[in-house]
Context: one part of a larger RNA
RNA sequence: CGAAAGAGUGUUGACGAAAUCUGUCCCUAGUACGAGAGGACCGGGACGGACGUAGCUCUGGUGUGUCAGUUGUCCUGCCAAGGGCACUGCUGAUUAGCCACCUACGGGAGGGAUAACCGCUGAAAGCAUCUAAGUGGGAAACCCGUUCGAAGAUGAUCACUCUCACAGGGUUAACCUGGUAAGGCCCGUGGCUAGACCACCACGUUGAUAGGCCGGAGGUGUACAUGCGGUAACGCAUUUAGCCGACCGGUACUAAUCGGCCGAGGG
Numbered sequence: 001c002g003a004a005a006g007a008g009u010g011u012u013g014a015c016g017a018a019a020u021c022u023g024u025c026c027c028u029a030g031u032a033c034g035a036g037a038g039g040a041c042c043g044g045g046a047c048g049g050a051c052g053u054a055g056c057u058c059u060g061g062u063g064u065g066u067c068a069g070u071u072g073u074c075c076u077g078c079c080a081a082g083g084g085c086a087c088u089g090c091u092g093a094u095u096a097g098c099c100a101c102c103u104a105c106g107g108g109a110g111g112g113a114u115a116a117c118c119g120c121u122g123a124a125a126g127c128a129u130c131u132a133a134g135u136g137g138g139a140a141a142c143c144c145g146u147u148c149g150a151a152g153a154u155g156a157u158c159a160c161u162c163u164c165a166c167a168g169g170g171u172u173a174a175c176c177u178g179g180u181a182a183g184g185c186c187c188g189u190g191g192c193u194a195g196a197c198c199a200c201c202a203c204g205u206u207g208a209u210a211g212g213c214c215g216g217a218g219g220u221g222u223a224c225a226u227g228c229g230g231u232a233a234c235g236c237a238u239u240u241a242g243c244c245g246a247c248c249g250g251u252a253c254u255a256a257u258c259g260g261c262c263g264a265g266g267g
C1' cells in the first nucleotide's frame, strides 16, 4: 500500500515446515523344528540409548544480588566499630532467575494406493500360466493421520460485534479539504507470560504497573553495645540474634499528571 466505508474479536486452511530412529530382556516356550547341539515365526509385555519439545517440583551447576569468616594496606583523629582497594582480594554458604547432569512428555495406532514378491480366476496356446480382460494380499519409502506456521492463498476466506451517513469547496460528481465516531497511536509505569530495536503482554488514579514501606517464605548463622569470666588471646549471656530478603502477599507514600495526534461518510 492492497484486500470494494472505517474498526475490534474470533476463525477456515491452499500451501509450507517439523517429526518419522533403535537396542536389550521377559512371557508365549525350552514350545514348533531338530538325532543332538541348538532354537524360532506370530502375538504380548518391561526397561533403555541417542534425538526432540517443555519445565524448574526434585538433584546438581551458576548465582560480581545476599550473609558470614579472613589476609595485606590506606582512610574515617585514636580504641572499638566500619569503609575503599587488592580477579567479586580470598574462602564458606546461598534466595530468585538462567541452565543440565535433573524432571515430564514424544516417535504411535489406524486408513489409502503401491514396490519387490506371494496369490485367485483365466485365455491367447483344448494343457500349463499371477495377466493378456478381471481380481486379492503385500514395506520404515508415497498420500492421509500428529505438531507448528499460514488469506499478499492479490484466487487477498468466513463469522460475530461496534461506528454512523457530518461540514466546506467542486463543472454539483467524481474528487479535494476539514472536524469527528467506533477504534487506534503517541506519552508514561513496567514485564521473571515478551524482547537485539521494533513488536508482544500488563497497567495508567474508576489504579497494585514499578519503586518505597509493612508482613511473610527463604538465606546467612548468633550483630553492635553492655555485663560476667579470663593476665591475655578469647569465651559465655543478652541472642534461633543482627543483616539481607531478585521470591509471595498487603498498602496509593512516590511515579504512571495534564494531554496530543490519527482515524468512515462508503464504485
Base pairs, nucleotide, nucleotide: 001152005163006162007161008160009159010158015149016148017147018146021049022048023047024046025045026044027043033038051106052105053104054103055102059100060099061098062097065094066093067092068091069090070089071086072085073084074083075082076081110144111143112142117137118136119135120134164266166178167177168176169175183262184261185260186259187204188203189202190201191200209255210254211253212251213250214249215248216247218244219243220242225238226237227236228235229234
Overview
The part of an RNA shown here (large-subunit ribosomal RNA, domain VI) has 267 nucleotides and comes from an Actinomycetes bacterium. The coordinates come from a structure-prediction model, not an experiment, and the mean pLDDT is 86. The sequence was found in a public genome assembly.